Overview:
The prediction has a mean pLDDT of 85. Small-subunit ribosomal RNA from an uncultured prokaryote, 1526 nucleotides, folded computationally.
RNA sequence: UAGAGUUUGAUCCUGGCUCAGAAUGAACGCUGGCGGCGUGCCUAACACAUGCAAGUCGAGCGCGAACGCGACUUCGGUCGUCAGUAGAGCGGCGAACGGGUGAGUAACACGUGGAUAACCUGCCUGGUAGUGGGGAAUAACUCAGGGAAACUUGAGCUAAUACCGCAUACGUUCGUUCCGUGCAGGCGGAACGAACAAAGAUGGCCUCUUCAUGAAAGCUGUCGCUACCAGAGGGAUCCGCGGCUGAUUAGCUAGUUGGUGAGGUAACGGCUCACCAAGGCGACGAUCAGUAGCCGGCCUGAGAGGGUGAUCGGCCACACUGGAACUGAGACACGGUCCAGACUCCUACGGGAGGCAGCAGUGGGGAAUAUUGGACAAUGGGCGAAAGCCUGAUCCAGCAACGCCGCGUGGAGGAUGAAUGCCUUCGGGUUGUAAACUCCUGUCAGGUGGGACGAAAGGACUGCGGUUAAUACCCGGAGUCUGUGACGGUACCACCGGAGGAAGCCCCGGCUAACUCCGUGCCAGCAGCCGCGGUAAUACGGAGGGGGCAAGCGUUAUUCGGAAUUAUUGGGCGUAAAGGGCGCGUAGGCGGCUUGACAAGUCAGGGGUGAAAUCCCUCGGCUCAACCGAGGAACUGCCUCUGAAACUGUCUGGCUUGAGGCCGGGAGAGGGUAGUGGAAUUCCCAGUGUAGCGGUGAAAUGCGUAGAUAUUGGGGGGAACACCAGUGGCGAAGGCGGCUACCUGGACCGGUUCUGACGCUGAGGCGCGAAAGCGUGGGUAGCAAACAGGAUUAGAUACCCUGGUAGUCCACGCUGUAAACGAUGAGCACUCGGUGCUGCGGGUGUCGACCCCUGCAGUGCCUUAGGAAACCCGUUAAGUGCUCCGCCUGGGGAGUACGGUCGCAAGGCUGAAACUCAAAGGAAUUGACGGGGGCCCGCACAAGCGGUGGAGCAUGUGGUUUAAUUCGAUGCAACGCGCAGAACCUUACCUAGGCUUGAACUGUGAGGGACUCCUUUAGGAAACUAGAGUAAGCUGUCUUCGGAUGAAACAUACACAGGUGCUGCAUGGCUGUCGUCAGCUCGUGCUGUGAAGUGUCGGGUUAAGUCCCUUAACGAGCGAAACCCCUAUCGUUAGUUGCCAGCGGGUCAUGCCGGGAACUCUAGCGAGACCGCCGGUGUUAAACCGGAGGAAGGCGGGGACGACGUCAAGUCAUCAUGGCCCUUAUGCCCAGGGUGUCACACGUGCUACAAUGGUCGGUACAGAGCGACGCGAGAUCGAGAGAUGGAGCAAAUCGCCGAAAGCCGGCCUCAGUUCGGAUUGGAGUCUGCAACUCGACUCCAUGAAGUUGGAAUCGCUAGUAAUCGCGGAUCAGCCAUGCCGCGGUGAAUAUGUUCCUGAGCCUUGUACACACCGCCCGUCAAGUCAUGGAAGCUGGGAGUACCCGAAGUCCGUUUAGCUAACCCGCAAGGGAGGCGGCGGCCGACGGUAAGCCCGGUGACUGGGACUAAGUCGUAACAAGGUAACC
Repeated sequence: UAGAGUUUGAUCCUGGCUCAGAAUGAACGCUGGCGGCGUGCCUAACACAUGCAAGUCGAGCGCGAACGCGACUUCGGUCGUCAGUAGAGCGGCGAACGGGUGAGUAACACGUGGAUAACCUGCCUGGUAGUGGGGAAUAACUCAGGGAAACUUGAGCUAAUACCGCAUACGUUCGUUCCGUGCAGGCGGAACGAACAAAGAUGGCCUCUUCAUGAAAGCUGUCGCUACCAGAGGGAUCCGCGGCUGAUUAGCUAGUUGGUGAGGUAACGGCUCACCAAGGCGACGAUCAGUAGCCGGCCUGAGAGGGUGAUCGGCCACACUGGAACUGAGACACGGUCCAGACUCCUACGGGAGGCAGCAGUGGGGAAUAUUGGACAAUGGGCGAAAGCCUGAUCCAGCAACGCCGCGUGGAGGAUGAAUGCCUUCGGGUUGUAAACUCCUGUCAGGUGGGACGAAAGGACUGCGGUUAAUACCCGGAGUCUGUGACGGUACCACCGGAGGAAGCCCCGGCUAACUCCGUGCCAGCAGCCGCGGUAAUACGGAGGGGGCAAGCGUUAUUCGGAAUUAUUGGGCGUAAAGGGCGCGUAGGCGGCUUGACAAGUCAGGGGUGAAAUCCCUCGGCUCAACCGAGGAACUGCCUCUGAAACUGUCUGGCUUGAGGCCGGGAGAGGGUAGUGGAAUUCCCAGUGUAGCGGUGAAAUGCGUAGAUAUUGGGGGGAACACCAGUGGCGAAGGCGGCUACCUGGACCGGUUCUGACGCUGAGGCGCGAAAGCGUGGGUAGCAAACAGGAUUAGAUACCCUGGUAGUCCACGCUGUAAACGAUGAGCACUCGGUGCUGCGGGUGUCGACCCCUGCAGUGCCUUAGGAAACCCGUUAAGUGCUCCGCCUGGGGAGUACGGUCGCAAGGCUGAAACUCAAAGGAAUUGACGGGGGCCCGCACAAGCGGUGGAGCAUGUGGUUUAAUUCGAUGCAACGCGCAGAACCUUACCUAGGCUUGAACUGUGAGGGACUCCUUUAGGAAACUAGAGUAAGCUGUCUUCGGAUGAAACAUACACAGGUGCUGCAUGGCUGUCGUCAGCUCGUGCUGUGAAGUGUCGGGUUAAGUCCCUUAACGAGCGAAACCCCUAUCGUUAGUUGCCAGCGGGUCAUGCCGGGAACUCUAGCGAGACCGCCGGUGUUAAACCGGAGGAAGGCGGGGACGACGUCAAGUCAUCAUGGCCCUUAUGCCCAGGGUGUCACACGUGCUACAAUGGUCGGUACAGAGCGACGCGAGAUCGAGAGAUGGAGCAAAUCGCCGAAAGCCGGCCUCAGUUCGGAUUGGAGUCUGCAACUCGACUCCAUGAAGUUGGAAUCGCUAGUAAUCGCGGAUCAGCCAUGCCGCGGUGAAUAUGUUCCUGAGCCUUGUACACACCGCCCGUCAAGUCAUGGAAGCUGGGAGUACCCGAAGUCCGUUUAGCUAACCCGCAAGGGAGGCGGCGGCCGACGGUAAGCCCGGUGACUGGGACUAAGUCGUAACAAGGUAACC
C1' cells in the first nucleotide's frame, strides 16, 4: 500500500484489454458576475515592414554652429546674446554584462567530488614604490576632386590622459652561483649581471621661497597614471564517478598510442611539426546509427521507482548558413569586422545595403499562445567626481476563466402543500418552502466624496568630526527646510440607492451517485470496457424528475498511478508464455575447516561540500486564502581524517570431510573392428503334382495349362536377429539386443593407501546428435514415398488390394533438426515411512544353499509433512535452502519479412513491424453428445395375429383455382385436428344494399311526459324507409291541485360502446410432448479455494431412487407405491319399479296376483391378499423360485392421478388480459354467394376383392345408455323409406329395443361371379321458411375399379388382437364410414436382447453449452486495409580519395613600390622596423569518382488481416467415422 468490469452454462487460475485518481505552458464544445496572485508560439532555429532595446564622460583634447532676440547699418551686412550651447571628431571606459533561443551537442556538455606543484584576471579592496625629462604626428576643420548612393581621394593646419624614444628601478622577468624547506617536477631566500614604467585633470590655500592688488613655484585635497605584492570575485584546463536506445552496428584507430626534440598557448598536453618505436580502444559493448541541451527541480507514486526539463535559478551552446581572425583584461563577439553562400531590398546597372532565437508588431505554419502601451518612481546595470544621461533589464498597465485562491448571484419566515409542467393503479404523487406573500440584510458591481504604504536618496542652510599649515576645499554623521510616484480616477474608508445587475455544464444500463413517460423500430443513433437499438429501449432523441461539480462544466491529447503487467523492494518456466537436444570446457559468477597479517568492501565517530529558490516544520505580512517574508530541518550524495576487524576480499602457514589418484573385485544390448551361426522371406535349378492361386467387407487388377499355388531336394543372395525378455541392464543425450575374438570408455563395491580445495556452474567456443534428406562409390532378399493399375465413392489425385522406383543396408563426406519428452537445466545440503527389482558388500548361520538382520549405488510403485490453480509431485520433489546458466511477458500477423551468418541444395540459426482482436489459454465442474464402453427396460426388435401403402368411396390437409374459397393447427407431439353436426343461421370470408352514441352495456345534460306489444298499407331481395289502426298491457311519488319531481321508452348532445383487427416472441388460464419414464430436489453434516460433490455411488433386488446390506453421511420433500373409483369372491343391511325357491290363487301364455326376503340383482356398509403359511435359493437381509389354501397370488385386471423441468411447443378465434391499431368503419344490420372449386399429392378411415364366404328362411343370447320442443307401444295404410293415430312413460315401472356375429336348414361352386358395390338414370319419403349450388333415407334400374396390393410402414402380449352388433353426445335434418361408450364371440406368439428405435443408471472422451440440426478447416469468388519482393525512378545523410582554393592567422621572401617618431649622419641620405607585393602550409564553399546507409515512389507479384446470411468439399474436436500430433 483500497479496487472494479470483461474469456465460462458455472468455477478456480493464468493473462491481456478497459475504468475510477492526480497532473498540464494545453486545445476544442457549451456557458460566463467580481477580485487577488501567477502564466501565455510546445508548431517554421520560417521570413520579416516600422519604432525602440548601449551608451556615457567637456573634471582627457582640439574645434564649434544655427534659429530666435537685441543694437547698429552704406541694406550687402556687422556686433552682442543665444553659447563655449547644439553638434560631430580625437581620446577613455562600456559595448564579452543584461535580454533571447534550444538548432547543434551522447561530449569532461552537464551534475557531483577532487586537482592546477600546469594557469590568466579590467574595474574593486589592502599594501609597497613611483609619476622625471623630451619628441613626432593625426582626425575634426579648410581647400580641391570622384560617386546616383554607400562612401571616398589628394593637399594643408592643430590638441590630448592619443602615439614614440630616453632617464630611473622598491620591484618584476630572464641568466649564472648558492642556502633552507616540501611526499612531489614546487615554495621561500641571498649574491652578481641583463632587460622593463608612467599622464595628467580638477578644487582650495598662502605656512615656507620669489615677485608681491595677485601670480609663479610651492603646499594641500580629490580623481587618475606606472611597476609590483596580496585579496576578493570572475575565468581557463585536467581527472574519478553518474545519467538514453539499437548487436538485424563487432571490430575501430596512422597524429592513431607512446617517446625524443622543437614550435605554439595565459597554461599542461600530438595542441602542431620532425624523427623513432608499434602501439591504443573493444563483449564491463569500442566503432557506427538513431534520439536528446544538462541540472536544481516539476508531475506522479506508500515507497522503490517511472515520466519530464515551460515559467524561476545554475551551467552550456547558438545568433541568416559556413569559415576566419582582429580589438581587448575578457570574444573568435546577437544589435562589431572580413570572406563564401542562400534570400530580401535600393540602384543612374557602374555598384551598394541588410540579418527581431532583444521588446512590441506583421505575414506564414498551426488545434493553439497577448499591446507596434506607460515609466525610469523603485530594484539593478553602464558612463561620469557629481548633478545627471542611457537602460523594451526591470517596475507597472492592457488582452486571455490558461491555472491556483477568495467572494457573490441573497437571508429568515411562509401550506390551501396555489397554479403550471410531468407521471398515475385516477385514489393520488412529484415539481415543493420551491414560488407568490411578509419582514430583513447590503458583500460585489454602480454613483459621490475622502485617501495611503511603496521615498531611501538628492539639493540648500546650520553645526560637529576627519584631513590639512589652514577657520579654505573635500569627506562623514546630525538638525532644519525643500523635494522625487509610471502604477493612480490605485489599495483602503465613508455615504447613496435598491433584491434591485450576476448560473451554467455534464451525467442518470453495470462499473458509478442518480428513473419515469413519449417518439423511433438493427432505422436514426449511442459507446471508456462489457455492450444498447429488429414495437412496451431506465443504454438512441425529447420531456419531466433526479445526481454531480460550479464561474465553470465536459471532451480530446499527454504523463504517472492502479499494473506485483519487466517483479531491487516485488513475478515466473511439468500441463497456462517460458529448461538450451546432450556433453566438454574458456571468460565470468560462486566456493570446505583452520593460523597470522592487511584494511579494498563493511561498520562507527569527526571534518568539508551538497548554491539560492522549491518540498517539509514553526513564526510572521497582505481582512482570509492563493501569494510573499524570516528561521529551522532536510537535501537519503560525494570527498576526506581517525578508529574497529566479526563477515567478504587479498597475502601467508596448516588440515582432510569436498574433489581426484592407487590397490583388489564383480555386473552390463556402453562404443569400435574382424569373423561366424541358424530360422524365415524371396529368387534360381530339379522332382512330385493339377487347376486354380492370391486377395477382400465383397471384388477386381495380378500370377497360373509355356504347369502356378501346394510339396520335396539342392543352390544363390541380402537384411534382420524369434524364444531368453523383465516398469531388467548400459550410456551424457541421440541410442544400444544372435554368437566369438581383439581394441576401448564410464559407473559401482571393498581397502589401517596417496595429493591437499586441485571444486560447482558455465555467456561465447568445441564436439556428439533419431528419422528423413543431399554428394561419391558399392549393394539391394524383404519392405516401400513417388508412380501404375484394380476397387470404393456423388467425386476419391485417399483409406483397401495387386505391383513398384528412390530409399531402407555398407564406406567416406554433408545436413543439425524432432512431441530430441520426465513436455521437469546442472550441482550440493536438509526433510516421516512402506514395499518390489538390479549390482556389490557386512553380520548371524551352515558342509553348502536358504531364512533373518544390515551398508552403499541404481531403478520402480504407494504414501506423511509440505507444495500446487487444480491435475498431481512427494529422499529419483514440482518440498526446504544455496550457487551458476538458459528462457518467458496477451492472441493473431509469425518462427513470417528484411538484414546477417551457416549449408551443395533442401533448409537451419538469429529474428521484427504495420495491421487486427478482447480475448487466446490451463486445470477442474455440471450437463449434452459420440458411427466410446458396461448394465438394464419398453410391442423397441425378434416370435405371432391383423392392417396401411394398390382399388372405389368418405373425411382432413397441401397445392391449384376463385370476388371469396374466413381463420388457426405443420416431424414424432398438424392432417375424421379446433368442428359433440357449414343448405339459411352458424360465419369470422366475398359481392351488393343500409345504420352511425350505434345490435347489446353504463352514466350525464337538456328535451319528452307517454309508451310498448299487436294488426296492417306502399316501396324493397331483405335490412330498412315512409305511413295507418287500436283489441291487450302499463300509466309512479309529492301536492297548497297551480304544479313539481320523475322510472321505463323515444329522439338529441356528450362521455363512450364495439372489433373472430395485430402481437401466443408482452401474458394469465388451459393443453400437448418427453412419460406413468424413475427420476428431481432440500435441510443439517462432511469433502473441495471454488463451480460442485457426498447423500442419489457400490453389492444384491424390484415395475419403480421398490426394498435390503455396505457406507461421511443422517434425515426429509416432490414423484413411484398406497389412499380414490370401476371390476372379480363372500358376508351383512335393505327389498321397489327389480327377483320368484318354497306355499296359495290365476292364465292359451307371461311374478299375472296373494305372498315371500331364500336366490339373481340393485346399492350402502364390511370381509378378503399380506410373500401371511410351507420348502428351496440368497448374506441369518431385501427378495426370488416352487407349493398349499383361496373367487382372486405375488402391483389380481382397468381407470383417475403426470415430479423438477424441456420444446420462446399450441391457443389473443373458448375465456381473460397489457400494448398497438380502426371509429359514417377493421363496428352493426341484411340478401345472395363462399367455406362443398379440382389436373394433382399426402394422412386417417369405410367397403371390398369373397366359400372361415354370399344369399334365402327359421331360431337364441347382451350390456350400457337415452327420452317431454321428447321416447313413442299396440292398431291401420304403404313394396319401402314412411304415414295416420295416439296407449303408456319425467321412466329398475312405459318407450327407443328388432341385438349381430352365432345356431339349424336350403341354394350358389371359384366366375369379375348370386363376390363387390362405386357411378348414373328414374320414382319417392322425411326434416326444414327454403334441399339448385349443398341434406339424409327408400324403391326400381345401372353394376365401375377391385382377384389381397412395390419400396416402405402401423397396431396389438388376454377377455388382449381379431371379429360382431348396440347406444349416446352434437342435432330441425344431416353429409357419422368420425368421436365417446357398451356388451357378444374370442385367438396366436414371446427361444430371447445381436441388431433398429426410444428411455434410465454407471463410466469414458470432448475444441460442444443455441449443447452434434453442435463446433469447425482450407482453396476459390467479392470488397477494404496495412505490409514484403520488384526492372527502375527519385530525395536525404555521413565518410573516403582527389581537384579547386576565398577571407584569414602563421611562415618565408622582397636593392627595385610606399614609409613621421628610434639609430647613424651637419645635410643629403642610409639603417632598423612597418605597410604593400609575391610564394608556401592550413583552409570554408564548390567540383569529380567509386561505394555505403536511410527514406519516398513503382507496372507486376507474394502472402496477411478484416468483412450477418457466396462456391467447393469435410481436414480437426467422440474411436470425428483411416487415432491425433511432432

Rfam family: Bacterial small subunit ribosomal RNA. The RNAcentral record of the sequence draws on ENA.